[in-house]
Context: one part of a larger RNA
RNA sequence: AGCUUCUGAAGGAACUCGGCAAAAAAGUAGGCGUAACUUCGGGAUAAGCCUUGCCCCGGUGAUGAAUCGGGGCCGCAGUGAAAGUACCCCUGGCGACUGUUUACCAAAAACACAGGUCCCUGCUAAACUCGUAAGAGGAUGUAUAGGGGCUGAGGCCUGACCAGUGCUGGAACGUUAAGCUCGCCGGUCUCUGUCCUUUUGGAUGGAAUGCUGAGUGAGUGAAGCGCCAGUGAACGUCGGCGGUAACUAUAACCGUCCAAAGGUAGCGUAAUCCCUUGCCAGGUAAGUUCUGGCCCGCAUGAAAGGUUUAACGACUAGGGGACUGUCUCCAGAAGCAGCUCG
Numbered sequence: 001a002g003c004u005u006c007u008g009a010a011g012g013a014a015c016u017c018g019g020c021a022a023a024a025a026a027g028u029a030g031g032c033g034u035a036a037c038u039u040c041g042g043g044a045u046a047a048g049c050c051u052u053g054c055c056c057c058g059g060u061g062a063u064g065a066a067u068c069g070g071g072g073c074c075g076c077a078g079u080g081a082a083a084g085u086a087c088c089c090c091u092g093g094c095g096a097c098u099g100u101u102u103a104c105c106a107a108a109a110a111c112a113c114a115g116g117u118c119c120c121u122g123c124u125a126a127a128c129u130c131g132u133a134a135g136a137g138g139a140u141g142u143a144u145a146g147g148g149g150c151u152g153a154g155g156c157c158u159g160a161c162c163a164g165u166g167c168u169g170g171a172a173c174g175u176u177a178a179g180c181u182c183g184c185c186g187g188u189c190u191c192u193g194u195c196c197u198u199u200u201g202g203a204u205g206g207a208a209u210g211c212u213g214a215g216u217g218a219g220u221g222a223a224g225c226g227c228c229a230g231u232g233a234a235c236g237u238c239g240g241c242g243g244u245a246a247c248u249a250u251a252a253c254c255g256u257c258c259a260a261a262g263g264u265a266g267c268g269u270a271a272u273c274c275c276u277u278g279c280c281a282g283g284u285a286a287g288u289u290c291u292g293g294c295c296c297g298c299a300u301g302a303a304a305g306g307u308u309u310a311a312c313g314a315c316u317a318g319g320g321g322a323c324u325g326u327c328u329c330c331a332g333a334a335g336c337a338g339c340u341c342g
Base pairs, nucleotide, nucleotide: 002336003335004334005333006332007331008330010328011327014326019323029051030050031049032048037042039153053073054072055071056070057069058068059067060066074078087321088320089319090318091317092316093315094313095312099111100110115151116150117149118148119147120146121145128137129136130135154308155307156306157305159238160237161236164235165234166231167230168229169228170227173226174225175224179220180219181218182217183216184215185213186212187211188210190207191206192205193204194203195202196201239257240256241255242254243253266300267297278294279293280292281291282290
């Protein structure tokens, strides 16, 4: 010097990313008392205050236990020990909640959730899933059932666009495969004509039947696609420029271009804002954080839900009280185990 534990003058978060760690308070005993807000259940043991031992007397009770009232006694201290056990308050964000998770760096705002909505499924073999199949699950269930997607309690709500993509429906027309039907062309088997040749044979034609070809034409030929509609809690998308009011500023208003339609209600410098420590106000002596307000929002926005919300949270942000070796600024003690020296 280190580890573990303990103590500390004055101050009391000045430490630090942050009260991390530590300390303190309180005491799931009794009495009193208890706010905003609220889904009327809660919030709540809110907060906060007082009492707690022993002796005597009295009341109720049963003469007991218990409880109530009065008087007295001792100590620094009366749940006198031990063990065990939420510090409290105010204001935001996110997630409704209890729950689940990265066994071994993440417990959360992530997942789940009840609730909402959309799609599929009518059961001899549902849809869907596993399996090559047999078969199995779904289910010894039957649309108040089962499967899948998205959202995520509750309250108030959920706007415009079907042009593109997807899905659903339609069937007149166009396009469209194999196959099938009917031809053509080529090859070949058979028959046959002409020419050359002594014959064998060679050259060149014709006819019909059968077979045949990655040959070729016509007809027929389903879904699909084209086409016509619908559909957003389907994938998605939701403008630009110029001008205008009797101070100025601003623009209810006007014009014009494009588009399928031009972002509605809400919320908003936000877990979203680059500029940015935006501007104003509050809190502080001093505040890039925080709270309230403002809004031309680089690049919010309505089930990839919007907004609000009591309760809840080992979540996260800011503030306050109490308390402290976190700090100003370190000091001491005990135990433990090293190194050096003796």